[in-house]
Context: one part of a larger RNA
RNA sequence: UGACGGGGGCCCGCACAAGCGGAGGAGCAUGUGGCUUAAUUCGAUGCAACGCGAAGAACCUUACCAGGGCUUGACAUGUAACUGCAAGCCCCCCGAAAGGGGGGAAGCCUUCGAGGGUGUUACACAGGUGCUGCAUGGCUGUCGUCAGUUCGUGCCGUGAGGUGUUGGGUUAAGUCCCGCAACGAACGCAACCCCUGUGUCUAGUUGCCACCGUCGGUGAUGAGCCGACGAGCACUCUAGACAGACUGCCCGUACAAGCGGGAGGAAGGUGGGGACGACGUCAAGUCAGUAUGGCCCUUACGCCCUGGGCUGCACACGUGCUACAAUGGCCGGUACAGAGGGACGCAAGACCGCGAGGUGGAGCAAAUCCAGAAAACCGGCCUCAGUUCGGAUUGGAGUCUGCAACUCGACUCCAUGAAGUCGGAUUCGCUAGUAACGGCGUAUCAGCUACGGCGCCGUGAAUACGUUCCCGGGCCUUGUACA
Numbered sequence: 001u002g003a004c005g006g007g008g009g010c011c012c013g014c015a016c017a018a019g020c021g022g023a024g025g026a027g028c029a030u031g032u033g034g035c036u037u038a039a040u041u042c043g044a045u046g047c048a049a050c051g052c053g054a055a056g057a058a059c060c061u062u063a064c065c066a067g068g069g070c071u072u073g074a075c076a077u078g079u080a081a082c083u084g085c086a087a088g089c090c091c092c093c094c095g096a097a098a099g100g101g102g103g104g105a106a107g108c109c110u111u112c113g114a115g116g117g118u119g120u121u122a123c124a125c126a127g128g129u130g131c132u133g134c135a136u137g138g139c140u141g142u143c144g145u146c147a148g149u150u151c152g153u154g155c156c157g158u159g160a161g162g163u164g165u166u167g168g169g170u171u172a173a174g175u176c177c178c179g180c181a182a183c184g185a186a187c188g189c190a191a192c193c194c195c196u197g198u199g200u201c202u203a204g205u206u207g208c209c210a211c212c213g214u215c216g217g218u219g220a221u222g223a224g225c226c227g228a229c230g231a232g233c234a235c236u237c238u239a240g241a242c243a244g245a246c247u248g249c250c251c252g253u254a255c256a257a258g259c260g261g262g263a264g265g266a267a268g269g270u271g272g273g274g275a276c277g278a279c280g281u282c283a284a285g286u287c288a289g290u291a292u293g294g295c296c297c298u299u300a301c302g303c304c305c306u307g308g309g310c311u312g313c314a315c316a317c318g319u320g321c322u323a324c325a326a327u328g329g330c331c332g333g334u335a336c337a338g339a340g341g342g343a344c345g346c347a348a349g350a351c352c353g354c355g356a357g358g359u360g361g362a363g364c365a366a367a368u369c370c371a372g373a374a375a376a377c378c379g380g381c382c383u384c385a386g387u388u389c390g391g392a393u394u395g396g397a398g399u400c401u402g403c404a405a406c407u408c409g410a411c412u413c414c415a416u417g418a419a420g421u422c423g424g425a426u427u428c429g430c431u432a433g434u435a436a437c438g439g440c441g442u443a444u445c446a447g448c449u450a451c452g453g454c455g456c457c458g459u460g461a462a463u464a465c466g467u468u469c470c471c472g473g474g475c476c477u478u479g480u481a482c483a
Stems, first nucleotide, its partner, number of pairs: 001483002003480003007477007015467002019430005026322008034313002042053002064308007073125001077124006084118002089104006108116002127297002130295003136291001138286003141282001143280001148187006154163003167178003193274004198243007207233002212230007246268001249262005324423001328382006341370002345364002350359003389420001394415007436459007
């Protein structure tokens, strides 16, 4: 100087407490361990591995296994020789295919020197998801969006080093103020960036429809209402510019920084959210994303193909979904979104089918066309039961994608109706448009194991006395036989 302490002081965080909803019990989905296997490819392993790499394992992917094949190779560059001419195409045989063998038709460009392209042979070489993340780059996780980490000069100390950065206040903050042998500065904090909340201006189609006009329907030829068109840009909206918030104003308090209250305001003291992650720590993770040193394989540890496996199941754990019901289930009626996607595509009306879906194809490269929001609300039935709860499992019949759904797809219909009556010790998330509940969209993608991921909107709470305790962290101080 650090690190550590079941030492002390001060402070913070959904850390505890106060609340709300979960997990741990059940069924299923998914990942992992283990076991099994010819193979169940590999990696990730406390927090910070375990719905993780994987934003799509039937073939492919695919790296694994069995079997069948190839050897300058599936791919790149170069040299030499040869052959013919492009490569390729057609036919036959063996074969599961890959591959191998045989036959046939047509037959390159050209400045005629050669060259280019292509094939064969030979050689340099290719190739390796083989090993080492403890040889590395790059990227990432974590402490932690915690408030810290340092430097120059000066001063102090023999020196390691200290000071500054400590102290008194204050803040979300090493934020700011005051003081001080320190004075300044850098990386962090904050601000500058994006979204959102208010207003003004500009613009008005594909958006909007208040006023005005026309037409149609209803009604009585009226009023009113509904629909269409014209006209219009008022409003909504869209998307660009600007304004707006700064403790600016008032009161109290304080030396100041600030703090408490108030006014005005759409918004008030960082308005809310995001992007953004200091010096460093964990020889943290990744050689399988790519790059790369070294080592290893070279008729195989490379390459191609068929089939299988990654989906195996006594069991154990993590993460989720669905429930156990009446704040509910079922039936009928009736409202209200946002954000995204669409041409190898999204697909309306119509017709067929109980349905998944099929036929057909208007419209749409989309503010124009396409795709019922659900919970909620209204009415009815059920009346506390393993039930009109719950839907696993199984039988049958189908639809769709795809060369192909046996291993091993999703969905539909009929039948079947299991466990489960709120879950031990313990444990997780969340402080507001949050939790909880409800649906919708989308990437990957032929299809799908999505109940996952990433987003979007709808409904919309409770609680925080407080910091004694648990966990993590910051500053000062103290002890130490530790470095």
About this RNA
A computed fold for a 483-nucleotide part of an RNA from a metagenome, annotated as small-subunit ribosomal RNA, 3' major domain. The prediction has a mean pLDDT of 82. The RNAcentral record of the full RNA draws on SILVA. Its Rfam family is "Bacterial small subunit ribosomal RNA".